[in-house]
RNA sequence: GCGGGUGUAGCUCAGUUGGCUAGAGCGUCUCCUUGCCAUGGAGAAGGUCGACGGUUCGAAUCCGUUCACCCGCU
Numbered sequence: 001g002c003g004g005g006u007g008u009a010g011c012u013c014a015g016u017u018g019g020c021u022a023g024a025g026c027g028u029c030u031c032c033u034u035g036c037c038a039u040g041g042a043g044a045a046g047g048u049c050g051a052c053g054g055u056u057c058g059a060a061u062c063c064g065u066u067c068a069c070c071c072g073c074u
Base pairs, nucleotide, nucleotide: 001073002072003071004070005069006068007067010026011025012024013023019057028044029043030042031041032040050066051065052064053063054062
């Protein structure tokens, strides 16, 4: 330099014929239970879907550029 893959909550990940309102588990916080902790129960917070731009009535999803990491080729 060329090709491919991954990037979504603090962590591990789901979600692609474009359309409910973006989700799960773990974790965090609050409450209940207890003398305290753990366990258990109930609830809550937390996201510009790597970045920028484009197409569209509508984009995590399609297109372009770009960044980071991984793999392969020269």

Predicted 3D model of a 74-nucleotide RNA (transfer RNA) from a Patescibacteria group bacterium. It matches the Rfam family "tRNA". Gene Ontology term of the family: triplet codon-amino acid adaptor activity. By type it is a transfer RNA. Rfam's curators write: Transfer RNA (tRNA) molecules are approximately 80 nucleotides in length. The coordinates come from a structure-prediction model, not an experiment, and the mean pLDDT is 80.